[in-house]
Context: one part of a larger RNA
């Protein structure tokens, strides 16, 4: 363990993509009668409990009588609902066709700006940096400027309250392969659906392994300043890393701090995509607001409103997301997850 809750008080798993078990499931018809409902029989020892009557002076206590509710079982009946089996249907779901938008994903190629380096030209004393400086760089010619070459990373403008994706996330251009979605008309299948314990898959950054790459930036480290000190903030360097391939890790303020699905409940207005094109209508994305909800803030057809289905989670603070155990991992550590004690 009832119950009450989960935007911000404790509480929605990072996603739910594939989905097992389970739970739940559209309209109609027939059969059955398992659940369900009604009647009857048996049984559930006595004592106890409840009601009535009686005995001890009362009561406790004791004796007698009575009855229901309920459980199990047998049987007879009912068939609305659930179930099981069969038939039918098309409003859910899916498919075919047409059309549309998109930084959805993977791989390959290409481009310009900026930056750095090398070499060459011009030039000749500073440059750089700061609150001010210094470390640093520079007459072995720096900074500045022009040319050539090479290199790595990221793609200005377009760009947006904009778009796509389940989430993480996704942005130069072109090509190849590929996932999902919206709308429209008709046709087809005929409940094929929803959720989803476990399980699988994906999963920013940092980190790890092997090999490459390394321009800029830059943990650590070193130096210069600041300061009482300065293991910092500021400045000069700078390794890992940041990038690529493959393999791990599996976390996050993974946030809308709001699980997924379905139906219902005023509107106004902006943007994106379709169909129609005067109205309008469907999908998405914002803002403001009816009713209603909320402790308030606020939410409000993209609900935190009104209901239903299913899952996850919470139950005072600290100890503690810790110990132990188990399991996963190369490791870092992850997942699962207490207690003593204390307030």
């Nucleotide at each position: 363990u009832u119950g009450g809750g989960c935007g911000u008080a404790a509480a929605g798993a990072g996603u739910u993509c594939u989905g097992u078990a389970g739970g739940c499931g559209g309209c109609u018809u027939u059969a059955c009668a398992a659940g369900u409902c009604a009647g009857a029989g048996g049984u559930c020892a006595a004592a106890u409990a409840c009601c009535c009557c009686g005995g001890c002076u009362c009561a406790a206590c004791c004796g007698g009588g009575g009855g229901a509710a309920g459980g199990c079982u047998u049987u007879u009946g009912a068939u609305a609902c659930u179930g099981u089996a069969g038939g039918g249907c098309u409003a859910g779901a899916g498919a075919u066709g047409g059309u549309c938008a998109g930084g959805g994903g993977a791989c390959a190629g290409c481009g310009g700006a900026a930056c750095g380096u090398a070499c060459g030209g011009u030039g000749g004393a500073g440059c750089g940096g700061u609150g001010a400086a210094a470390u640093g760089c520079g007459u072995u010619g720096a900074u500045a400027u022009c040319g050539u070459a090479c290199g790595g990373a990221a793609c200005a403008c377009c760009a947006a309250g904009g778009g796509g994706g389940a989430a993480g996330c996704c942005a130069g251009c072109u090509g190849u392969c590929u996932g999902g979605g919206g709308c429209c008309c008709a046709u087809c299948u005929g409940a094929c659906g929803c959720u989803g314990a476990g399980a699988g898959a994906c999963g920013a950054a940092a980190g790890c392994g092997u090999g490459g790459g390394g321009a800029g930036c830059g943990a650590a480290a070193c130096g210069g300043a600041u300061u009482a000190g300065a293991u910092a903030c500021c400045c000069g360097u700078g390794u890992a890393g940041u990038c690529c391939a493959c393999g791990c890790c599996g976390u996050a303020a993974a946030c809308u701090a709001u699980g997924u699905c379905u139906g219902c409940u005023a509107g106004a207005u902006g943007c994106c995509c379709g169909c129609a094109u005067u109205a309008g209508u469907g999908g998405g994305u914002g803002u403001c607001g009816a009713a209603g909800c909320u402790a308030a803030c606020g939410c409000g057809u993209u609900a935190a409103g009104c209901a239903g289905a299913c899952c996850g989670c919470c139950u005072g603070g600290g100890g503690a997301g810790u110990a132990c155990g188990g399991u996963c991992g190369c490791a870092a550590g992850g997942c699962u997850a207490a207690a003593a004690c204390u307030c």
Record summary: This is a predicted structure of a 343-nucleotide part of an RNA (small-subunit ribosomal RNA, central domain) from a candidate division WWE3 bacterium. Model confidence (mean pLDDT): 84 of 100. Rfam family: Bacterial small subunit ribosomal RNA.